[in-house]
RNA sequence: AACGCGCUCCGGGGUCGGUGUAAGUCCGAACCGGUGGUGAUAGUCCACGACCCAAUCGCAGCCAGCGGAUGGUUGACCUGGUGAAACUCCAGGACCGACGGUUAAAGUCCGGAUGGUAGGUAGCGCGAA
Numbered sequence: 001a002a003c004g005c006g007c008u009c010c011g012g013g014g015u016c017g018g019u020g021u022a023a024g025u026c027c028g029a030a031c032c033g034g035u036g037g038u039g040a041u042a043g044u045c046c047a048c049g050a051c052c053c054a055a056u057c058g059c060a061g062c063c064a065g066c067g068g069a070u071g072g073u074u075g076a077c078c079u080g081g082u083g084a085a086a087c088u089c090c091a092g093g094a095c096c097g098a099c100g101g102u103u104a105a106a107g108u109c110c111g112g113a114u115g116g117u118a119g120g121u122a123g124c125g126c127g128a129a
Stems, first nucleotide, its partner, number of pairs: 003127006009120002015029004030108002032097002034048004043095002052072003056068004077093005099111003
């Protein structure tokens, strides 16, 4: 110093105008893109996480609720070029975005969320051949 264990910390982004009684929801034009992997850099390939559903275990209680692991569901891309290699780069044209609420329909407003996670190696401690 690899490696292992534990603790702490970090861990999601995005508007202007118009119409109208009323719209950040409609219309027009914009803007945004978690984590790991991938011979070459990804919102669109593969996998994962949150939300949601199912059943189950524990805590607590008799009214609700909290936590754990398991399973299920969960959107979207083509063409050309370069190159050893790219649905990841360059050029062009497309597409996608949970649930509830809201005087008018939501990826962008409000809410669950001062939450939580994939993970990060950011730091500390211990062990260690």
About this RNA
FMN riboswitch aptamer (RFN element) from Ornithinimicrobium laminariae, 129 nucleotides, folded computationally. Its Rfam family is "FMN riboswitch aptamer (RFN element)". Rfam describes the family as follows. The RFN element is a highly conserved domain that is found frequently in the 5'-untranslated regions of prokaryotic mRNAs that encode for flavin mononucleotide (FMN) biosynthesis and transport proteins. Gene Ontology term of the family: FMN binding. The sequence was found by an Rfam model in a public genome assembly.